This is a predicted structure of a 524-nucleotide part of an RNA (small-subunit ribosomal RNA, 5' domain) from a metagenome. RNAcentral holds the full RNA, with entries from SILVA. The prediction has a mean pLDDT of 85.

Context: one part of a larger RNA
RNA sequence: CGCUGGCGGUAUGCUUAACACAUGCAAGUCGAACGGUAACAUAGAGAGCUUGCUCUCUGAUGACGAGUGGCGGACGGGUGAGCAAUGCAUAGGGAACUGCCAAGUAGUGGGGGACAACAUGUGGAAACGCAUGCUAAUACCGCAUACGCCCUACGGGGGAAAGAUGGCCUCUUCUUGAAAGCUAUCACUAUUUGAUGUACCUAUGUCUGAUUAGCUAGUUGGUGGGGUAAAGGCUCACCAAGGCGACGAUCAGUAGCUGGUCUGAGAGGAUGAUCAGCCACACUGGGACUGAGACACGGCCCAGACUCCUACGGGAGGCAGCAGUGGGGAAUAUUGGACAAUGGGCGCAAGCCUGAUCCAGCAAUACCGCGUGUGUGAAGAAGGCCCGAGGGUCGUAAAGCACUUUCAAUAGUGAAGAUUGGAGUAAUGGCUAAUAUCCAUUAUUUUUGACGUUAACUAUACAAGAAGCACCGGCUAACUCAGUGCCAGCAGCCGCGGUAAUACUGAGGGUGCAAGCGUUAAUC
Numbered sequence: 001c002g003c004u005g006g007c008g009g010u011a012u013g014c015u016u017a018a019c020a021c022a023u024g025c026a027a028g029u030c031g032a033a034c035g036g037u038a039a040c041a042u043a044g045a046g047a048g049c050u051u052g053c054u055c056u057c058u059g060a061u062g063a064c065g066a067g068u069g070g071c072g073g074a075c076g077g078g079u080g081a082g083c084a085a086u087g088c089a090u091a092g093g094g095a096a097c098u099g100c101c102a103a104g105u106a107g108u109g110g111g112g113g114a115c116a117a118c119a120u121g122u123g124g125a126a127a128c129g130c131a132u133g134c135u136a137a138u139a140c141c142g143c144a145u146a147c148g149c150c151c152u153a154c155g156g157g158g159g160a161a162a163g164a165u166g167g168c169c170u171c172u173u174c175u176u177g178a179a180a181g182c183u184a185u186c187a188c189u190a191u192u193u194g195a196u197g198u199a200c201c202u203a204u205g206u207c208u209g210a211u212u213a214g215c216u217a218g219u220u221g222g223u224g225g226g227g228u229a230a231a232g233g234c235u236c237a238c239c240a241a242g243g244c245g246a247c248g249a250u251c252a253g254u255a256g257c258u259g260g261u262c263u264g265a266g267a268g269g270a271u272g273a274u275c276a277g278c279c280a281c282a283c284u285g286g287g288a289c290u291g292a293g294a295c296a297c298g299g300c301c302c303a304g305a306c307u308c309c310u311a312c313g314g315g316a317g318g319c320a321g322c323a324g325u326g327g328g329g330a331a332u333a334u335u336g337g338a339c340a341a342u343g344g345g346c347g348c349a350a351g352c353c354u355g356a357u358c359c360a361g362c363a364a365u366a367c368c369g370c371g372u373g374u375g376u377g378a379a380g381a382a383g384g385c386c387c388g389a390g391g392g393u394c395g396u397a398a399a400g401c402a403c404u405u406u407c408a409a410u411a412g413u414g415a416a417g418a419u420u421g422g423a424g425u426a427a428u429g430g431c432u433a434a435u436a437u438c439c440a441u442u443a444u445u446u447u448u449g450a451c452g453u454u455a456a457c458u459a460u461a462c463a464a465g466a467a468g469c470a471c472c473g474g475c476u477a478a479c480u481c482a483g484u485g486c487c488a489g490c491a492g493c494c495g496c497g498g499u500a501a502u503a504c505u506g507a508g509g510g511u512g513c514a515a516g517c518g519u520u521a522a523u524c
Stems, first nucleotide, its partner, number of pairs: 001518003006370006012363002014328001019326003023323003028071003033068002036064002040062003043058007078281003087206007096198002101194007109143001111141002118133006149158003163186006172179003207253003214244003219241008256278004260271004283304005306317004334360001336359003342356001343354004373403004383394004407465001409460005417451001421447010468513005473494003479508005489496002
């Protein structure tokens, strides 16, 4: 691709244009860091009246838009363009950094000035600004202190921090109860060790071409300065003239690498979809910033191509995330559901977010399983085909009779995935001044399912709804008749066809596979 097509389970699904992308979603979260209050709800107060509604005020409470601040956006997800070695695989190494996490040690004292939000004014079509004024903090900056830490010429010098929430009166002061204080938890600072992650170095292996034989000037080494988390021509100055190469340098072409996968008795050969590890990339090229970590897919800046908006001054964008569209192509799916589970981010937690993930949808794309009935039934029916005209064959096949009901259909019952997790109550233990709080354990109550009209089971009814495809000359299992007449045609190879074609076309019969079968292409 052609013909055909009943069900289920499990997998897989743009190999081409790393082509261009409409639309929606894919990274947020924390009010227990902060000033606050735009919206919603509650409570209180006030006003209006139509007497049960409307409006206004109060951050007072639950909460919370925007903002400051913290953590996370370096994970997860995609793709294979580039890369023949700054890669990958295996085995080692020493000159390093490492947020969160675990363990240890020592601290957490006392001050200050700002900037958003906000208000006022103002520019601009918009995107977005500008000026003035006010303000908080776990934001920012000094001072003090420094076991350990860093530098050192060994005399010395340098450097930290932040609080928040809950509870309580044992001690002090006023005393209804609070302040200071105490206490629990979580944070914070310095440093040591670990774990994890990352960076670097070495050896060996890693496609084709010699119709590519020479290549190299920071090139190879040294000294010194700089730079880096760190060794190093990494970089610079000076000095020396080295370094690589037929054991294939350089150049050119091709290519992500591996565990694996396919094949094969093996040795090998081919390959690198899904899954897992590593690498590289994120419209194209370049650059740094922030940060523990990026030179950052859904961050920033510059340049370029393309698309869109514009009031022509200027702006906006990046699906190789999930769906989806156009295009290319022989060819590859839904603009679906849910955070219930597993995992991730944030948070004390409740929880929020999560196109990761789990599910569902589509596709005989692959593998596996099941079904399309079972028994009986000779008048060997009718009919088809063949015939030597007697008969043979399709064929127990059908009909008929007797059964069964898997699957599908209809109705009902109904697990497991939730022994986890959340909330409440009680008990015990720990901390503590404490029987608060908090933490841990146990008991008990209650609650959480997208899938889902779930799986499974039961009942009802009816043989009822379910078989095709290729081949039949030899290789190669399976033969006759009719038509055609070197024509029409077949064909993987040999070869068939020119009037008796088992080889073309059709029919009957047969053979092989079977919800598939055959063809084409590729590999062993």